[in-house]
The RNA shown here (transfer RNA) has 73 nucleotides and comes from a Thermoplasmata archaeon. NCBI's taxonomy places the organism under Archaea, Methanobacteriati, Thermoplasmatota, Thermoplasmata. Its Rfam family is "tRNA". Rfam classes the family as a transfer RNA. Its mean pLDDT, the model's own confidence on a scale to 100, is 83.
RNA sequence: GGGCUAGUGGUCUAGGGGUUAUGACGCUGCCCUUACGAGGCAGAGGUCGCCGGUUCGAAUCCGGCCUAGCCCA
Repeated sequence: GGGCUAGUGGUCUAGGGGUUAUGACGCUGCCCUUACGAGGCAGAGGUCGCCGGUUCGAAUCCGGCCUAGCCCA
């Protein structure tokens, strides 16, 4: 330098055009317990990597860029 794959709450992750983005762990509050843990209920937490384009509508499709990984030179 070229090719391919991936980027989504703090972490891991589902979702690949249609109103409100899924789950788990973690966090906060309450219940339970003498207390802790486990368990139950509720809640907070997301520029869907960035900038454009297509579309009535984009996390999803297209282009460029950034980052990470793999392969080739």